RNA sequence: CCAGACGGCUGGGCGGUCGCGGCUCUCGCAAGAGGGUCGAGGAAAGUCCGGGCUCCACGACGACAUGGCGGCGGGUAACGCCCGCCGGGGGCGACCCCAGGGAUAGCGCCACAGAAAGCAAACCUCCGCUCUCCGGAGCGGUAAGGGUGAAAGGGUGGGGUAAGAGCCCACCGCGUGCCUGGUAACAGGGACGGCAUGGCAAGCCCCGCCAGGAGCAAGACCGAAUAGGGACCGUGCGCCUUCAGCAAUGGGGGUAGGGCUGUCGUAGGCCUGAGCGGUCCGGGUAGGUCGCGAGAACCGUCCCGCGAGGGGCGGUCCAGAGGAAUGAUCGCCAAUGUCCAGGUUUCGGCCUGGGCGGCACAGAACCCGGCUUACAGGCCGUCUGGUCCA
Repeated sequence: CCAGACGGCUGGGCGGUCGCGGCUCUCGCAAGAGGGUCGAGGAAAGUCCGGGCUCCACGACGACAUGGCGGCGGGUAACGCCCGCCGGGGGCGACCCCAGGGAUAGCGCCACAGAAAGCAAACCUCCGCUCUCCGGAGCGGUAAGGGUGAAAGGGUGGGGUAAGAGCCCACCGCGUGCCUGGUAACAGGGACGGCAUGGCAAGCCCCGCCAGGAGCAAGACCGAAUAGGGACCGUGCGCCUUCAGCAAUGGGGGUAGGGCUGUCGUAGGCCUGAGCGGUCCGGGUAGGUCGCGAGAACCGUCCCGCGAGGGGCGGUCCAGAGGAAUGAUCGCCAAUGUCCAGGUUUCGGCCUGGGCGGCACAGAACCCGGCUUACAGGCCGUCUGGUCCA
């Protein structure tokens, strides 16, 4: 210098003008005005996991169902997250990926192709016997070779055989004990077994572990007006008739009375005909307050730990709210980029001046820990492979 791997940071700065939200101070009877201070993110997002908090349910323990998780050890409030390690796979490598328990508990499935896809099978070939029109046919043996497939009942080599075959042998693989190391996953070694047992559990299932439900519209407190409920007080509940009933009483009809029809008189119509008014009490609604930000907090430093992380000490206070404020504009500056001119060069570039351009994803709504997804551009660190120079 080129090509890469991993981790982290940033995601404009300063100033002017006009605005917005919270808190607070001053002035003002108030409306409001002025000052001070604070005012989004690394994801505030998706709402996918885990918790705090709140209410409901619940004697304790367990079982069933449903959902989730799944190598081992550790971290944590907890996790499906993170760290370290193990095993498998990929890469020359840094490093990356794994839904990583169980396939002799049982059921199920294995497309296409192929003779055969699960109590294996035999298409071509190979070998033996018989027949033959000498092309081959039939019967039998075999599974080494060919062919199909993602996968064909261990692999490679040798012996053996008519041809073959774990039929026999060595090594590898597999299975079952043993020994050694490791907390463990597991690794290494050696013994025995001739191989019996294909794959799929992000198919049912089995094993182990976890989970009571709902969510800040949780929930707590205060609480009108109007309507309705209760208690007390005041006032009123007249008359006729009919029905039920022994009665108390209740239902229906009519009428006096009362109200409306702008006012008065007369005539009429409609409504009402037993309640009305006042004071107090209690429940709910509208509305208000709290929940609501001092926290599994942030910064610095020291100690422990490989690490995730834990602990000590010191410092800081850092949006809060309601369908929701954090914005707009102008000027200057700036990283990177790009173009032009000049200079220089080891021809890759570098320096000076000027022009253009100066940006992404996105918006707290009870709060944390994660994961995932979106993101223009820029910066830093560690490491790997290659090339060149000293």

This is a predicted structure of a 390-nucleotide RNA (Bacterial RNase P class A) from an uncultured Alphaproteobacteria bacterium. It was read from a public genome assembly, where an Rfam model found it. Of the family's consensus pairs, 98% are formed in the model. Its Rfam family is "Bacterial RNase P class A". Rfam classes the family as a ribozyme.